[in-house]
RNA sequence: AGAGUUUGAUCCUGGCUCAGGACGAACGCUGGCGGCGCGCCUAAUGCAUGCAAGUCGAGCGACGCAUAUCGGAGGAGUAAUCCACUGGUACGACGGAGCGGCGAACGGGUGAGUAUCACGUGAGGAACCUGCCCCGAAGACCGGGAUAGCCCGGGGAAACCCGGAUUAAUACCGGAUACUCUCUACAGAUCGCAUGGUCUGUUGAGGAAAGGCCUUUGUGCUCCGGGAGGGUCUCGCGGCCUAUCAGCUAGUUGGUGAGGUAACGGCUCACCAAGGCAACGACGGGUAGCUGGUCUGAGAGGACGAUCAGCCACACUGGGACUGAGACACGGCCCAGACUCCUACGGGAGGCAGCAGCAGGGAAUCUUGUCCAAUGGGCGAAAGCCUGACGCAGCAACGCCGCGUGGGGGAUGAAGGCCUUCGGGUUGUAAACCCCUUUCAGCAGGGACGAAAAUGACGGUACCUGCAGAAGAAGCCCCGGCCAACUACGUGCCAGCAGCCGCGGUAACACGUAGGGAGCAAGCGUUGUCCGGAUUUACUGGGCGUAAAGAGCUCGUAGGCGGUUUUGUAAGUCGGAUGUUAAACCUCAGGGCUCAACCCUGAGACGCCACUCGAUACUGCCAUGACUAGAGUCCGGUAGGGGAAUGUGGAAUUCCUGGUGUAGCGGUGAAAUGCGCAGAUAUCGGGAGGAACACCGGUGGCGAAGGCGGUUCUCUGGGCCUGUACUGACGCUGAGGAGCGAAAGCGUGGGGAGCGAACAGGAUUAGAUACCCUGGUAGUCCACACCGUAAACGUUGGGCACUAGGUGUGGGGGACCUUCUAACGGAUUCCGUGCCGCAGCUAACGCAUUAAGUGCCCCGCCUGGGGAGUACGGCCGCAAGGCUAAAACUCAAAGGAAUUGACGGGGGCCCGCACAAGCGGCGGAGCAUGUUGCUUAAUUCGACGCAACGCGAAGAACCUUACCAAGGCUUGACAUUAUGGGAAAAGCCGUGGAAACACGGUGUGCAUUAGCGUCCAUGACAGGUGGUGCAUGGCUGUCGUCAGCUCGUGUCGUGAGAUGUUGGGUUAAGUCCCGCAACGAGCGCAACCCCUGUUCUAUGUUGCCAGCGCUAAUGCCGGGGACUCAUAGGAGACUGCCGGGGAUAACUCGGAGGAAGGCGGGGAUGACGUCAAGUCAUCAUGCCCCUUAUGUUCAGGGCUGCACGCAUGCUACAAUGGGUGAUACAACGGGCAGCGAUCCGGCAACGGUGAGCGAAUCCCUUAAAGUUAUCCUCAGUUCGGAUUGAAGUCUGCAACUCGACUUCAUGAAGCCGGAGUCGCUAGUAAUCGCGGAUCAGCAAAGCCGCGGUGAAUACGUUCUCGGGGCUUGUACACACCGCCCGUCACAUCACGGAAGUCGGUAACGCCCGAAGUCAGUGGCCCAACCCUUUUGGGAGGGAGCUGCCGAAGGCGGGAUCGGUGACUGGGAUGAAGUCGUAACAAGGUAGCCGUACGGGAACGUGCGGCUGGAUCACCUCCUU
Repeated sequence: AGAGUUUGAUCCUGGCUCAGGACGAACGCUGGCGGCGCGCCUAAUGCAUGCAAGUCGAGCGACGCAUAUCGGAGGAGUAAUCCACUGGUACGACGGAGCGGCGAACGGGUGAGUAUCACGUGAGGAACCUGCCCCGAAGACCGGGAUAGCCCGGGGAAACCCGGAUUAAUACCGGAUACUCUCUACAGAUCGCAUGGUCUGUUGAGGAAAGGCCUUUGUGCUCCGGGAGGGUCUCGCGGCCUAUCAGCUAGUUGGUGAGGUAACGGCUCACCAAGGCAACGACGGGUAGCUGGUCUGAGAGGACGAUCAGCCACACUGGGACUGAGACACGGCCCAGACUCCUACGGGAGGCAGCAGCAGGGAAUCUUGUCCAAUGGGCGAAAGCCUGACGCAGCAACGCCGCGUGGGGGAUGAAGGCCUUCGGGUUGUAAACCCCUUUCAGCAGGGACGAAAAUGACGGUACCUGCAGAAGAAGCCCCGGCCAACUACGUGCCAGCAGCCGCGGUAACACGUAGGGAGCAAGCGUUGUCCGGAUUUACUGGGCGUAAAGAGCUCGUAGGCGGUUUUGUAAGUCGGAUGUUAAACCUCAGGGCUCAACCCUGAGACGCCACUCGAUACUGCCAUGACUAGAGUCCGGUAGGGGAAUGUGGAAUUCCUGGUGUAGCGGUGAAAUGCGCAGAUAUCGGGAGGAACACCGGUGGCGAAGGCGGUUCUCUGGGCCUGUACUGACGCUGAGGAGCGAAAGCGUGGGGAGCGAACAGGAUUAGAUACCCUGGUAGUCCACACCGUAAACGUUGGGCACUAGGUGUGGGGGACCUUCUAACGGAUUCCGUGCCGCAGCUAACGCAUUAAGUGCCCCGCCUGGGGAGUACGGCCGCAAGGCUAAAACUCAAAGGAAUUGACGGGGGCCCGCACAAGCGGCGGAGCAUGUUGCUUAAUUCGACGCAACGCGAAGAACCUUACCAAGGCUUGACAUUAUGGGAAAAGCCGUGGAAACACGGUGUGCAUUAGCGUCCAUGACAGGUGGUGCAUGGCUGUCGUCAGCUCGUGUCGUGAGAUGUUGGGUUAAGUCCCGCAACGAGCGCAACCCCUGUUCUAUGUUGCCAGCGCUAAUGCCGGGGACUCAUAGGAGACUGCCGGGGAUAACUCGGAGGAAGGCGGGGAUGACGUCAAGUCAUCAUGCCCCUUAUGUUCAGGGCUGCACGCAUGCUACAAUGGGUGAUACAACGGGCAGCGAUCCGGCAACGGUGAGCGAAUCCCUUAAAGUUAUCCUCAGUUCGGAUUGAAGUCUGCAACUCGACUUCAUGAAGCCGGAGUCGCUAGUAAUCGCGGAUCAGCAAAGCCGCGGUGAAUACGUUCUCGGGGCUUGUACACACCGCCCGUCACAUCACGGAAGUCGGUAACGCCCGAAGUCAGUGGCCCAACCCUUUUGGGAGGGAGCUGCCGAAGGCGGGAUCGGUGACUGGGAUGAAGUCGUAACAAGGUAGCCGUACGGGAACGUGCGGCUGGAUCACCUCCUU
């Protein structure tokens, strides 16, 4: 730091996904040790049990008791003494309870609530409190009455309670005294931002104490002042989401007075006023403890708030106060509620969000451990006691860090595994083996620091030493790309994988397993979450013409921003200093645990905030300073479909009326509906009425936009220009808001000619709810009132400034030029409106002074596609509907621009027997052949539009043969090899059999040393026309003998790509010429090759014979080379010559000459590629499959089967013919298991004979059509020959299935063929015969060749088909046989509505009203003080009662949120369902937007709008 993924490819936009880090984690597999951390994120759910807050006898009284001691009296003993009982004393240990003091408000837990001065940060308190502690000053005098406990009595199950008597204090109370204390009044001084504070003096009033406890110092008590630490209150600023929450508020905001508090304050109350908060987001809803910090990130940020630390809040839920320095109190109290427990049913008890632990929930989170040794806390004078705080230990790989599982050597590269091209490779120095070491774990011995005198839970721990032995210690994930690491087997769109793209349909590097490899390692993966990558919310750091995105337009409020200049100020801004920013954390340095993690010390840093000093460029503010360039006003001109209202005009349509006139009109692709003899259409005259304004008219004008068009008058808005007189920044933008706003639509009332949704009819069509036609209602028009939307578009918000030009056009100006003043024209200037174009910008297209360039200001809007501009809610509307505007779910894309193709019922150009013009066929008949289908034991297999179908097959009776049924063989019919063995093998004969074969007999090779050949047995192996042509090679077909297909370098483009190869001509041709950012080149074209057409030369045998000779005759012979011909080698044709056209070119047209003329004719030759085209059955070949069979052999059958369909042919239907006779002229070829002359036989096929010939010699071999003569005379025939019968011939082992031919007889269909369709442009079609391959024979009428006779027609390229190149559109790229839309049907999923129904939350109104504070009262009760003859009274207090407030509860109507709901609505997804064909090409009616109506559905139609419409024409403009 990036990568994958939209496409055929490209660039961009844009989402999705991955690689990193982190975690209080969980799950899967695995697991050696140690250190340090860390461990209920869920149910603030409920809790058994134990423990977590006590302490002080040096405050007090009393009790019990051990001990000591002193007595009493009893017993034992001679006695000392002992035993038990009892009383007292003790400076005396201990115990439990009580009064009293301090603590219990700390420590520990949790995060429910809380959006708050709760927290953070910085200030303030002149408005405050403070126990214990420290410092300072002063003091403690005189008295009094109670009470708990104990005891007695009583009640209760218990908890506990009541009464009586008695007692102490550092408990309580009264009085005195007192300050620099408090209050009151006054005077003075001083200070402060204000209220006001401070100090001094004076007057009056008021307020203390425990002289206890211990005693050696002491320690307590009271008042006052100060400090430290702690607390409390107030304020500025800061930090969540939601506007589908926009208005909230009655103690509310303020005042006066009072009360209350430690203290200010509506904190509370009475009265008065009507305020206060809010778009800078009040109020409401949702969520949430806040922070230091943690994680991530380059940073800015984003997310989080476990452990540690600070603050806050809470303690079963709600309310309340008491005590106290401090609480409205986790282990206190009271009340209410829910829950749990005890109960004798009367009543009681309880609160783990303390430490352990249990249940439950959950994916998930530990021991009912040890110790107060340390640190810290409470009490105490202290010893000490208490302390689940804390220190330690235990459990868990939960995390971080460290260590180990051995080290060195060791090649025969062992065995085994895996792969293999069978050679080998790999695992792999890995192992074995040899030599070492012992960390950790284990065993044994020693043994700390932590502790300052004592005291060690940890702990016999850390650590040290010794001992034994490689010994006890490796897994997990991945290996298609991203992403590091590949093979085999299995599987066969199955099983499965998957983070994204995607793998799997028989050769899977993607599934599973194995081998191998990569990565990390006591862990490794997965899942979840957060940040990152993501510049994908953009402050740093994005966008809005076409990708998502400029509001339809304007005015204007708040707000934001704002011209020149001067002075002041110093708020923003900048700098310095000070304070603060807790510690921990972070960074750096140093240090301590062997290192590290961890810990310690020091330094640094800490934006912010506050205060202070300074600076004054910029912004702000003040001076209501100054200025004129912005803006506005004024004077004078000027153009205009700008707006409103009122008249008026002509043309046209329609209607009415009259005339003329007659049979049609109208309409369409063609028709029909419709109108018309009751007189239409047409035409003329007159009239009515409504709507719209031809020409001018123009990328011309005006307006903010929508929009505005005959003409007149009236009213009226704005612009532009000139002048520069006036004002003096008055400006720009504009959230909300207001106004305007096409068409359609709505309401009321008019109007209604034409047009025309709906509707009706006619056509079209498979259908036609459409397109076309005939009608036609709303509407379109007017007035008033609504609606408020459009592709309301320049798809481009407004304003200002700057940044090359060129060329049109509209309006204005001038002292310019031209000109006589003019007009016109030119130049110039301001404003508007177009086109082209530089820089620049842009993904590209394009924009380009009218910016999409460069900047500034303000507003609006966007953040993947679908769901959806939809639902719900709200606002608006009469309605239609509009505005605002989600989510669940689903996809990995959706998209923009451009590129190459392909395609178009797009355009233009060109070619082809493509059409046309012709000739002849096919399609009808019969037969032949092939094929489908059917049949069959088998009818072997392949080929399927052109480009399968007389094709593989140039020969199926057996063989072929691959198929079927049956019989045999198993190292095999065939090849190689190893081992062992045998004998020759073969052949021949016999028997059985259909044969193969089996059995028996006979037989014995070459070489001779070995051996070769052969046979048998065994093992390797053979064999397969078995599968896959979609694993392949090779070969072939086809487009197409079409003219194309590419490359190098250069150039252009971000790129795919383009250029070249396009253009103008020309050609059969990318053939050539010219031009050109291209220049060249390659494969194709052409040529080179073959045949043929003319001629020459050479050579003449088997060819030829003109002339000479010869023969009865035949080139038969002698001869000859002239000719034909043959074999070789040359020549010839090149647009070379002339003329026309053309750019002078290429070329083309005509002509001459020539055998041949513009490629002379024909052949061979087939570019890059396409069709997963064909072939595994020619051959070869990977993989798979069979192996006594899917191999091999044998005989028989089948491939020939036949209701049919199709394809290709043959023969015909006849007289241009058929039959018969006579007669003429070829070429290519073939021939020895052959061709076969001649002669003979047979009607013939053929047979017999057998000359000649391995062939320019002989034979096949008579060519036929033709010519000629004759018969037939238009008929199912003397046409036609199928079919069938009989008899034969030939081949062959064999013609039954199943050959060909011959003869005789038979004599079918058929009289020229529907729709449609094929071939052919010259020696061609047509027609005629001949030859050959295969082959024993033949199905051949097929195929491949050969020659004979020998035409017609082509105007031309509109149309059909195919092709080439250019251009255009595209939503296609598997490429139009493409893509794709909607209804309906089925399944699944999420969501909305819904009669209802269930629940939550927060308020409100009323009722009831606990505890409790406060207030009142207090007839009942009361020790302290006072008075009083001891009884009472007073002061004061209390119970009780009453009142205000008041939690829970009850009732009520609403609000809001959620669950569920028959049914219902659309949406998404799904397999090859149904109906159509809407869109993409002019998508076959251009499409789309708004609106209205209609329709199964896509949709159709009307009205208005847009180009994001193809094509053609015209106009205009621009370039050259």

The prediction has a mean pLDDT of 84. This is a predicted structure of a 1520-nucleotide RNA (small-subunit ribosomal RNA) from an uncultured prokaryote. Its Rfam family is "Bacterial small subunit ribosomal RNA". The sequence is in RNAcentral, with records from ENA.